[in-house]
RNA sequence: GCGCCCUUAGCUCAGUCGGAUAGAGCAACCGCCUUCUAAGCGGUAGGUCACAGGUUCGAAUCCUGUAGGGCGCG
Numbered sequence: 001g002c003g004c005c006c007u008u009a010g011c012u013c014a015g016u017c018g019g020a021u022a023g024a025g026c027a028a029c030c031g032c033c034u035u036c037u038a039a040g041c042g043g044u045a046g047g048u049c050a051c052a053g054g055u056u057c058g059a060a061u062c063c064u065g066u067a068g069g070g071c072g073c074g
C1' cells in the first nucleotide's frame, strides 16, 4: 500500500432481505423479602446505534468517505 471483517447502554452482545416507542443479560440505583448480608423477586435510570455526508416518505440497517480495532496479502 491492497483486500475482508468488526464498531449498538458502564461491560458482553442481539436486532442489519429499510417501517411505527432501539432491546436482552450482567453491573448501577430504589423497593420487597431477611435479625443482617448474600441469593431471590419487582421496579427505575442510562443510547447523537463510532463520526460526517448521501439515497429515501422513512436509515442502527442501503451507498460514499473518515477514524479506531482485528485478520490476510504484498
Stems, first nucleotide, its partner, number of pairs: 001073007010026004019057001028044005050066005

The RNA shown here (transfer RNA) has 74 nucleotides and comes from Rhodospirillum centenum SW. Taxonomically the source falls in Rhodospirillum centenum (Bacteria, Pseudomonadota, Rhodospirillaceae, Rhodospirillum).